Small-subunit ribosomal RNA, central domain from Brassica carinata, 349 nucleotides, folded computationally. It matches the Rfam family "Bacterial small subunit ribosomal RNA". Rfam links the family to the GO terms structural constituent of ribosome and ribosome. NCBI's taxonomy places the organism under Eukaryota, Viridiplantae, Embryophyta, Gunneridae, Brassica.
[in-house]
Context: one part of a larger RNA
RNA sequence: UUGGGCGUAAAGCGUCUGUAGGUGGCUUUUUAAGUCCGCCGUCAAAUCCCAGGGCUCAACCCUGGACAGGCGGUGAAACUACCAAGCUUGAGUUCGGUAGGGGCAGUGGGAAUUUCCGGUGGAGCGGUGAAAUGCGUAGAGAUCGGAAAGAACACCAACGGCGAAAGCACUCUGCUGAGACGACACUGACACUGAGAGACGAAAGCAAGGGACGCGAAUUGGAUAAGAUACCCCAGAAGACCUAGACGUAAACGAUGGAUACUAGGAGAUGUGCUUAUCGACCCUUCCAGAGCAGUAGCUAACUCCUUAAGAAUCCCGCCUGGGGAGUACGUUCGCAAGAAUGAAACUC
Numbered sequence: 001u002u003g004g005g006c007g008u009a010a011a012g013c014g015u016c017u018g019u020a021g022g023u024g025g026c027u028u029u030u031u032a033a034g035u036c037c038g039c040c041g042u043c044a045a046a047u048c049c050c051a052g053g054g055c056u057c058a059a060c061c062c063u064g065g066a067c068a069g070g071c072g073g074u075g076a077a078a079c080u081a082c083c084a085a086g087c088u089u090g091a092g093u094u095c096g097g098u099a100g101g102g103g104c105a106g107u108g109g110g111a112a113u114u115u116c117c118g119g120u121g122g123a124g125c126g127g128u129g130a131a132a133u134g135c136g137u138a139g140a141g142a143u144c145g146g147a148a149a150g151a152a153c154a155c156c157a158a159c160g161g162c163g164a165a166a167g168c169a170c171u172c173u174g175c176u177g178a179g180a181c182g183a184c185a186c187u188g189a190c191a192c193u194g195a196g197a198g199a200c201g202a203a204a205g206c207a208a209g210g211g212a213c214g215c216g217a218a219u220u221g222g223a224u225a226a227g228a229u230a231c232c233c234c235a236g237a238a239g240a241c242c243u244a245g246a247c248g249u250a251a252a253c254g255a256u257g258g259a260u261a262c263u264a265g266g267a268g269a270u271g272u273g274c275u276u277a278u279c280g281a282c283c284c285u286u287c288c289a290g291a292g293c294a295g296u297a298g299c300u301a302a303c304u305c306c307u308u309a310a311g312a313a314u315c316c317c318g319c320c321u322g323g324g325g326a327g328u329a330c331g332u333u334c335g336c337a338a339g340a341a342u343g344a345a346a347c348u349c
Stems, first nucleotide, its partner, number of pairs: 004320003007303002012317001014200004021193003025087004031081001033080002035076002038074006049065006090190001091187003094183003098179001102176005108170001109153001113149008124135002161168002206245001208243003215239001219235001221233002257316004262311001266293001270289002273286001298305001322349003331342004
């Protein structure tokens, strides 16, 4: 390489958009490139291979023969492809009402915390396994009133919802994306995947300007302990928050790539409808869509998965090939840097 694989053994890109390419619905027609039946011509001889024979055997020599294939011609037209015309089921558009923490910007709010001011009051508070550092007669803690600041939004809350993923939750407003359902009308294969490419991408860290209530890597102190560069406690500079950038990684996980159709049923919950019921809500029947549960056949090394498949198929992409060395070295690209991406070998077991 072929083959075999990728939930947990090595292996699904973090996610999406999309170029080339690959693959692609139904009907009729054309051509004959792929494809195919038969036939014809040809691919010198020798050599190789097979069978038989001749030299005493063998080497050697003689006779006969392929299969498959190439080229050219004639022919077929089911399939792929091409040409032309059409179709509506895939896909999309329109209309109708609709659910939602989807996104961006702005407005408003209350609880709590901290600080400040004032009143009351007068000795402790705080913290722990127990303490101490710490705060407090310069009046703390407690309590009442007032003011300011920043960050986060209890209950509702769910096995629930939305988003491609990352992720998204106080309230209201504006702008805006996507979806599901239902309906008839329209376009008429416009589709799927996607090497390169592009976009988005938690946290931390970076750089500029703000901001800083609580929290809190580093660090100081108090404890614990044989030690304690920790766990516990008192503090606390970065950070965390905002604006415009850059970084591009995570156990970025369902450790499970995307699309399409197929394969038992069951009990619930979400969304739009249907049926039924009613004053109305529930209730009843049922379709579609998404999200969970247990489970049959089947699959699996087992665990498990099981119409949201890891079943049974097709198409396209990515990736794996013993452990260590090593996601290292070198080179290249990107980055302000941190570093990221790509990515070996010697050697060793």